[in-house]
Molecule: Bacterial RNase P class A
Organism: Candidatus Hydrothermota bacterium
Parts: sequence; C1' cells; structure tokens
RNA sequence: GAUGGUGUCCGGGCGGUCGCGGAGGCUUUUACGGCCUCCGAGGAAAGUCCGAGCUCCAGAGGGCAGGGCGCUGGGUAACACCCAGGGGCGUCGAGGGAGACCUCGGCGCUACGGAUAGGGCCACAGAAACGAGACCGCCGAUGGCCUCAAGGUCGGCUCAAGACCUUGGGGAUCAGGCAAGGGUGAAACGGUGGGGUAAGAGCCCACCAGGCGGGAUGGCGACAUCCCGUGCUGGCAACCCCCGCCCGGAGCAAGGCCAAACAGGAGGGAAGAGGCCACUCGGCCUCGGGGUGUGGCCCGCACCCCUUGACCUCCGGGUAGGCCGCUUGAGCGGUGGGGAAACUCACCGCCCAGAUAGAUGACCGCCGCCCACAGGCUCAAACCUGUGGGAACAGAACUCGGCUUAUAGGACACUGUCCCGG
Repeated sequence: GAUGGUGUCCGGGCGGUCGCGGAGGCUUUUACGGCCUCCGAGGAAAGUCCGAGCUCCAGAGGGCAGGGCGCUGGGUAACACCCAGGGGCGUCGAGGGAGACCUCGGCGCUACGGAUAGGGCCACAGAAACGAGACCGCCGAUGGCCUCAAGGUCGGCUCAAGACCUUGGGGAUCAGGCAAGGGUGAAACGGUGGGGUAAGAGCCCACCAGGCGGGAUGGCGACAUCCCGUGCUGGCAACCCCCGCCCGGAGCAAGGCCAAACAGGAGGGAAGAGGCCACUCGGCCUCGGGGUGUGGCCCGCACCCCUUGACCUCCGGGUAGGCCGCUUGAGCGGUGGGGAAACUCACCGCCCAGAUAGAUGACCGCCGCCCACAGGCUCAAACCUGUGGGAACAGAACUCGGCUUAUAGGACACUGUCCCGG
C1' cells in the first nucleotide's frame, strides 16, 4: 500500500424568523390572556420476544397435572442476557503424512444433560434407514447342469458311436456365497493400507478417528493429556420420555382520590282571595305569599311554585370530567480502588420530555460531510477553485435490564493474508 474480518462509537454544527408542549417568574386582571427565562425524542423511542420493578387480586403445607430452563465458572435485582473458559461443527490459509488423518493460525456457528431405561420416527430416492437388505456388479469354493481332454468299466470278441465312473480344464447356466466397487440419499452399518479368500467381510493384523471400562497427572470445574484393556462403531430427545433445577394470576385501560348533570333515598318547605272561559278533568288573569337567577345590599326585571308542592339541605354508589400514579431512576458523567472481563465499591458533580388524540415542527443563511462534472497544479494522483445534486432508519405514552429487527454516510482501535521499500 491492496484486500478481508472483528469490535466500539458518531449518526450533522452554529445563527435568525415564525410556531407547539411543560415548568418557574413578572404583569393586567371579570375572564381569556400578555411578556421573560429555562427544558423539550432515539440508537434503535420499533417488534412486544425474554427478565424485573411497581400495583391490585389470590394464597397454611404437601402432591399431581401443566409450563420453562439445561456444557463449566463468574456477573446481575433477575433473565432464554452478558463476560471468560471447555467441547463440537463449518470454512479459509500454512505445514506434515503413501493414506485414513494430524498440527498450527484466522473467521463464523453452536437450546451443548441422557440415544446400553423404555417407546416411537427417519419424507423422496434407493437393494437396504438398524438387525434387515441386492438393481447393476463380484464369485460360483460346495452341490448340480453343459462342454472338452485323458484314463478306466460295460454291452460274446475287435473297431466306431454310446452310457457310466475318476481326474483335470472351460462355461457363468441353476442352487448358492458376497457387500469390495457403481448408483441413491441429509445420512449407507467407522476409515486407510495389508493379510486372507472362490469372491468378500473387524474375518485377522498394523495404523487413524470415535466410544466404553480402569488408572495416573493437570485444572475450582466443564475438560485435557498419557497408559492399560475391549473390535464396541447410523441419526433424531426443537417427538414422547428419563434426570436435575425453577415457576400463582392480571396488568398504568394496574390502582387510588375528588366529583357535575339526570335518576334514587331522607328531611325541611309557603296562604290564600277575587274575576273570566269551560262546566267532566281543568285553563287563564289580577292581588297576595314562597323561591331561584341577576346583585355587595335594597328596589326593579325575568322565571318557577302555592301542598298532586317550586325551592333548599343532607346521604349513598359513582358516570362525564379532573387530579394522583408520572417520571429521581437497579439514573447519567467524572475521578480513584478491585477484577483478565462482564461488572462492582467509594467520593464528587448533574437533573436529562412528560403530551393525553397525543407537543418536540417549518423556512432561511453560513459552515462541515458525500457524489458527479468542469478548470488549475502535476507524469498521474493527493490538493485547490467553481457549478449542480444528495443526506438514511425512524417518533416517547408507567419505568428499567436485555435480545431481535431497520439504518444514508462516517470515525477509531485491533487483526489475517499478499505486495513494495528501508
């Protein structure tokens, strides 16, 4: 320098004008209000998937059912989260080996207790998916068959043909043997090499990978390394199941307080007189009485009522509506200590949205960033100047800790491989 990876962080800045939500102050107040100051979205506020706080309800204790979690150690209020470690798998690179395979390094993934407790399942393809199996193929030792050769026996004798017997060769024809190879599959009954065999096969041997049993050493532990023995060798438990541990329910529309109007309950509550219409109930007017509103009070005015009662007082539940919950919290920043880290302890400082149909916005200017084009310098770039364009995902609703998903562009740190120069 090129290219790849991992992690952390930022995710525009300053100013002006107008506007919105909240808090405090000042001011005019009958009231609405006006002015000033301060504060006002995110890394995910999202999905609502886990774990908690908080609130209400339920609850002696034990068991069953049901659900969740599951390598080890640590962190935490807790977790299915985080940190560190172990094992396994995949991939890339380097090296070793005849090969199976091994060693080292980088990166990624991992719900990772138990598959000799038992049951169940393994699509399609394939011969066969766990105790069974053969399509092509290999063999055909053994027992037949066909055939060739030699020898022998038989039919009165000789020869030929024939039949039978023995030995040897051939055929791959039947029974039969095999699972090496081909082929199928996500997975084929461990693998490589050799012996062996008719052909084969852990059938036997050496080595390789894994398992099981025993032992030694190291480690808190998961586990690792080594030694001995054993030919023991498909997968699924995110199917039932077994083992260990854990688990009440509902959610801020939780929950609490205040409380109109209408309806309900209790109590208080005035006085009638005359006239007109109708003549069954009743209606209207005048005077008088009671009350409500207006108002500081009186008058006045408006309206209601006069016992089938206006109006007033009290009560209960509680709707509309309002208030609390509500934002100071497992909080944020700094310094120091502990720790490998996650995290934690001490001290100091800070206050950082609380709307309720839901405020946090719009426009302008300058700067910064990215892209394209043109020009200048230059061998070419970097760089400078100008013009034009662009800037994502997204929007709190009780609050935290996580996870997951979306995200233009950028910064920093660490790191694998390769190339160049000293």